This is a predicted structure of a 335-nucleotide part of an RNA (large-subunit ribosomal RNA, domain IV) from a Chitinophagaceae bacterium. The sequence was found in a public genome assembly. The coordinates come from a structure-prediction model, not an experiment, and the mean pLDDT is 87.
[in-house]
Context: one part of a larger RNA
């Protein structure tokens, strides 16, 4: 000097990013117990009294031993006398819950979940694995089932927009490859012509190759948003002033409904205002100027949960005012 452990006057969170650590409460038995609720809980809520030995003329239950209950009595500083064993409380966020997860820095708000919704699947099923197979799962199941995908208890709800991309459906019309088809064009040369150089040139073969003809798909009509997604601007106006119920005018497929709103979302921002504090960038309750919520990439509520994040209380305390003592282990020094 680590490191572990006891104990401290008076305060009592001043500490500190934060009560981190520690201290505190605990057992049982009697009492008693709120908002709020999905009526099950919340609830061991909170809070409050006892607890030991002996006695018995009492009482109850038992055949009894005994065990409660009551009553007197009595000893300690202290009777669950050691050890083990719940701190409590308001108030919000998120995530309905039990669950499961980064073996070995993360346990959460994340993942899964019951519930809803959409799609595809008529069985040799979709779907998945396989070599484009056989085969097998799926299944010894058969649409009340299987698979994908999204949302995630419950409770109220879930608006608008099919322009774009996707699926889904339609075929008239346009575009179209590969094949079909072959007008036509080229080479080559029996032969012809020519004094020669060369020219002309059938049939075969070979090469090329125009029209027409040709499916799907796209173009092209519809549909489809719990499919991907997406949901404006700009000027005016009311007898103080502000303000805009009204109008006007561009664009838009369509312009954000209800609900929530400085929020796990708000920059400007410690936004104003109230409420806790003596004093509050932080809770919390309002406002709405939503830089940039919002409605199954679900919107708002929510009782129970929660080794979950935040803010405030009461108990408690060496966390701090400020240290101090005593121990055990190593370290150090001597041997």
């Nucleotide at each position: 000097u680590c490191a572990u452990g006891g104990c401290u006057a008076a305060g009592g969170a001043a500490c500190u990013c934060g009560g981190c650590a520690a201290a505190a409460u605990a057992a049982c038995c009697c009492u008693g117990u709120a908002a709020c609720u999905u009526c099950g809980g919340g609830a061991g809520a909170a809070g409050g009294g006892g607890u030991g030995u002996c006695u018995c003329c009492u009482c109850u239950a038992g055949c009894a031993a005994u065990a409660g209950a009551g009553a007197g009595a009595u000893c300690g500083c202290a009777g669950a006398g050691a050890a083990a064993u719940g701190g409590c409380c308001c108030a919000g966020g998120c995530g309905a819950c039990u669950g499961u997860u980064u073996a070995a820095c993360a346990a959460a708000a994340a993942c899964a979940c019951a519930u809803g919704g959409c799609a595809c699947u008529g069985c040799g099923a979709a779907a998945a694995c396989g070599a484009a197979a056989a085969g097998u799962u799926g299944a010894a199941g058969u649409a009340u089932a299987g698979u994908g995908c999204c949302u995630g208890a419950c409770a109220c709800c879930u608006g608008c927009c099919c322009g774009g991309u996707g699926c889904c459906g339609g075929a008239a019309g346009g575009u179209u490859a590969a094949g079909g088809g072959g007008g036509g064009g080229a080479g080559u040369u029996a032969g012809c012509c020519g004094c020669a150089a060369g020219g002309c040139g059938a049939a075969g073969c070979u090469c090329u190759g125009a029209a027409c003809u040709g499916a799907a798909g796209c173009c092209c009509c519809g549909g489809u948003a719990a499919a991907c997604g997406g949901c404006g601007g700009c000027c005016g106006u009311a007898a103080c002033u502000a303000u805009a119920a009204c109008g006007g005018u561009c664009c838009u497929a369509a312009g954000g409904u209800a609900g929530c709103g400085a929020a796990a979302u708000u920059c400007c921002u410690u936004g104003u205002c109230g409420g806790g504090u003596a004093a509050g960038u932080u809770c919390c309750g309002a406002c709405c100027u939503g830089c940039a919520c919002g409605a199954a990439u679900g919107g708002u509520g929510u009782a129970a949960c929660g080794a979950u994040c935040u803010g405030g209380g009461c108990g408690c305390u060496g966390u701090c005012u400020c240290a101090g003592c005593c121990g055990u282990g190593a370290g150090c020094u001597c041997g």